A computed fold for a 350-nucleotide part of an RNA from an uncultured bacterium, annotated as small-subunit ribosomal RNA, central domain. The prediction has a mean pLDDT of 86.
Context: one part of a larger RNA
RNA sequence: CUGGGUGUAAAGGGAGCGUAGACGGUAAACCAAGUCUGAAGUGAAAGCCCGGGGCUCAACCCCGGAACUGCUUUGGAAACUGGUUAACUAGAGUGCAGGAGAGGUAAGUGGAAUUCCUAGUGUAGCGGUGAAAUGCGUAGAUAUUAGGAAGAACCCCAGUGGCGAAGGGGGCUUACUGGACUGUAACUGAGGUGGGGGCUCAAAAGCCGGGCGGAGCAACCAGGAUUAGAUACCCUGGUAGUCCAGCCCGUAACCGAUGAUUACUAGGUGUGGGGGAGUUAAACUUUUCGGUGCCGCAGCCACCGCAAUAAGUAAUCCACUUGGGGAGUACGUUCGCAAGAAUGAAACUC
Numbered sequence: 001c002u003g004g005g006u007g008u009a010a011a012g013g014g015a016g017c018g019u020a021g022a023c024g025g026u027a028a029a030c031c032a033a034g035u036c037u038g039a040a041g042u043g044a045a046a047g048c049c050c051g052g053g054g055c056u057c058a059a060c061c062c063c064g065g066a067a068c069u070g071c072u073u074u075g076g077a078a079a080c081u082g083g084u085u086a087a088c089u090a091g092a093g094u095g096c097a098g099g100a101g102a103g104g105u106a107a108g109u110g111g112a113a114u115u116c117c118u119a120g121u122g123u124a125g126c127g128g129u130g131a132a133a134u135g136c137g138u139a140g141a142u143a144u145u146a147g148g149a150a151g152a153a154c155c156c157c158a159g160u161g162g163c164g165a166a167g168g169g170g171g172c173u174u175a176c177u178g179g180a181c182u183g184u185a186a187c188u189g190a191g192g193u194g195g196g197g198g199c200u201c202a203a204a205a206g207c208c209g210g211g212c213g214g215a216g217c218a219a220c221c222a223g224g225a226u227u228a229g230a231u232a233c234c235c236u237g238g239u240a241g242u243c244c245a246g247c248c249c250g251u252a253a254c255c256g257a258u259g260a261u262u263a264c265u266a267g268g269u270g271u272g273g274g275g276g277a278g279u280u281a282a283a284c285u286u287u288u289c290g291g292u293g294c295c296g297c298a299g300c301c302a303c304c305g306c307a308a309u310a311a312g313u314a315a316u317c318c319a320c321u322u323g324g325g326g327a328g329u330a331c332g333u334u335c336g337c338a339a340g341a342a343u344g345a346a347a348c349u350c
Base pairs, nucleotide, nucleotide: 004321005320006319007304012318014201015200016199017198022193023192025088026087028085029084030083031082033081034080035077036076037075038074039073040072041071042070049065050064051063052062053061054060092188093187094186095184096183097182098181103177104176105175106174107173108172109171110154114150115149116148117147118146119145120144121143125136126135163168206248208246211244216242217241221237222236223235224234259317260316261315262314263313264312267295268294269293270292271291273289274288275287276286277285278284299306300305323350324349325348332343333342334341335340
């Protein structure tokens, strides 16, 4: 490499958009590049293979045949692939009519709580723990009442509920804006799927010769405990950080540990968004489309389990895997301000 695989044994890229190449709906006409078929030429000899023969046999040698699966030229076929032409509408898209949603960005705004400040009441404790102590407090704390300030997060509603490609997103209002779904069937007419490179997005932490902000929490740090020790778990403090506006970084158990798309394959029961029919209306019944859960048959599976949201049956394309360690290391290269990221071995060893 082939073959076999990728939920958990090694292995699905974190996610999307998309270039090249790959694959591609229905019906027709033409072409004949692929494809199939006939003929001719060539495919040296020897060798291999088959049938004979000669050395006493064999090796070896001689004769004949076949083969040389290929290439070139030429006559045909037109189902399939391909090309051209002109069509179609079931895939795809547009329009129109609707309802749902923590989808995104920006601005404004609300109450509870916390901490701090000021003032009043009030007096000796408060706080904390398994128990304590550090700490705070007669310079009047804790508690309580009133007023004020600040920053951050949004109780209930709230739901294996909804939205988003993923990361993710939850007080309220407004503006702008993306997507999905249902119904209709007016329009376009294969304009599709997937996607090496490429580009964009991407939690937390981190970066800045930085800027604003800083209530609570809290790496580092300090102290008190515990302990044989305790560079920890527990406690009291507390700085970066967490927040905002920008520039970067580009990683996660970025998980459904399950790539995307399409088709087909028993049922049952919830839930959330639409539509149709029945019903005078409502409740309700029934049906249908597209989500999201649970159970379960066939089938699959090493087991667990999966089971129309497949890990079933098929098709197309991409990515990845090939014993453990060494090692996601070294070297080189690319990217980055840095931290580092990406790519990514071998010796040796079991």